Model confidence (mean pLDDT): 86 of 100.
The part of an RNA shown here (large-subunit ribosomal RNA, domain IV) has 331 nucleotides and comes from a Candidatus Woesearchaeota archaeon.
Lineage of the source: Archaea > Nanobdellati > Candidatus Woesearchaeota.
Rfam family: Archaeal large subunit ribosomal RNA.
Context: one part of a larger RNA
């Protein structure tokens, strides 16, 4: 100097992207416990007192001996739980072991899973919900195929997919691209039939014609989508109202500078001495929005982000002590 340990007066997050790391809390007994809540929780919530010894007095109770009262009472030796008063020590769960705690968003229900060797997570599962295929010699899957597997099961079953507890809800849109259905008509390959090619034959034309496709439907919890521009109320500014362009329909409930807001450190409150932060609200949504699921939501969570109490070498500002390493002298 470095690395591992350890201790600091006074201040105590001033340190930092950030309380990283480090202290703090700790076990057991009594006591006491809020808001929410899905009434099960939260909860060891949160705060508070106690923890050694000896003496004393009560109390449980074993066992022994004694008492004419005996499911009882005295003695002795033990044992339990209680109060009470003394005594030590800086410190009584004296080592070790062994939770810091509280509140606000946002995200996922929850437990579980995972990138063996940068990533645990909001990913992935997952219970619910929800379309779709299947009546069994079935559907899906392996195999050229013989066979196998779901299953010696059978719609309360399998099998694929999408959404992800719970509560509440899930709007328009079927034009395009998928899917299903249907089809009087039209297109339409090969074979076949007929006709031409002096015969044969290459060929050529004609008729029939499957399944697609044209055609007519339906279907969005399929894939996916869900305008523009004028004008108008008796201050003003906005527009219940209205004209008009145009589309398959023209974002309905909710929600929002949001994990989604370009401008943008939007505006307003609240929280700080100060705030691009955090929440609460506004809506002027570049580019929110409904199982591509919307919006709430008690518990949980090594998950994100804010804040407050505690408590500390993280700072102020260093500094000591142990051990190890390097390194210098000197053998």
């Nucleotide at each position: 100097u470095c690395c591992a340990a350890u201790u600091a007066a006074g201040g105590g997050a001033a340190u930092u992207c950030g309380g990283c790391a480090a202290a703090u809390u700790g076990g057991c007994c009594c006591u006491g416990u809020a808001a929410c809540u899905u009434c099960g929780g939260g909860a060891u919530a949160a705060g508070g007192g106690g923890u050694c010894c000896c003496u004393g007095c009560g109390u449980u109770u074993g066992u022994a001996u004694c008492u004419g009262u005996a499911u009882a009472g005295a003695u002795g030796c033990g044992u339990u739980c209680g109060c009470a008063g003394g005594g030590u020590u800086c410190a009584a769960a004296g080592a070790u072991c062994a939770a810091g705690g509280c509140g606000g968003u946002c995200c996922g229900a929850c437990u579980g899973u995972u990138u063996a060797a940068c990533a645990a997570a909001a990913a992935c599962u997952u219970a619910a919900c929800u379309a779709a295929c299947c009546g069994c010699u079935a559907g899906c899957c392996c195999g050229c195929a013989a066979g196998g597997g779901u299953g010696c099961g059978u719609a309360c079953g399998g099998u694929u997919g999408g959404u992800g507890a719970c509560g509440u809800c899930u709007g328009c849109c079927c034009a395009g691209u998928g899917c299903c259905a249907g089809u009087a008509a039209u297109u339409c390959a090969a074979a076949c039939u007929c006709c031409g090619g002096u015969u044969c034959a290459a060929u050529g034309g004609a008729g029939c014609u499957a399944a697609g496709a044209u055609c007519u439907g339906g279907u969005a919890a399929a894939c996916g989508g869900c305008g523009g521009g004028g004008g108008u109320a008796a201050c003003u500014a906005u527009a219940a109202c209205u004209c008009u362009c145009u589309u398959a329909a023209g974002g309905u409930a909710g929600c929002u500078a949001a994990a989604u807001g370009c401008c943008u450190u939007g505006c307003c409150g609240u929280u700080u001495g100060a705030a691009u932060g955090a929440c609460g609200g506004c809506c002027u949504g570049c580019a929110u929005g409904a199982a591509u699921g919307g919006c709430g939501u008690a518990a949980c969570g090594a998950g994100a982000u804010c804040g407050c109490c505690g408590c500390u070498g993280u700072c102020c500002c260093u500094a000591g002590u142990u051990g190890g390493a390097u390194g210098c002298c000197u053998c």